The RNA shown here (Fluoride riboswitch aptamer (crcB RNA motif)) has 62 nucleotides and comes from Desulfovirgula sp. Model confidence (mean pLDDT): 78 of 100. The source organism's lineage runs through Bacteria, Clostridia, Thermoanaerobacterales, Thermoanaerobacteraceae and Desulfovirgula.
[in-house]
RNA sequence: AUCACACCAGGCGAUGGGGCUCGCCUUCGAGUGCCCUUUGGGCUGAUAGCUCCUACCAGAAU
Repeated sequence: AUCACACCAGGCGAUGGGGCUCGCCUUCGAGUGCCCUUUGGGCUGAUAGCUCCUACCAGAAU
């Protein structure tokens, strides 16, 4: 110096924040939704999963 492994740590999981759990990645790596007649048009969801808050949307009541 290089390679492999282990530990610790950090990061990522289609738009925000907190907690818990799961998976993935080790620096341009994990990641960047779906459909159609695709140089355009349309649809769902703030979650990877659960839960709380915030924002947005729909309905009802006061």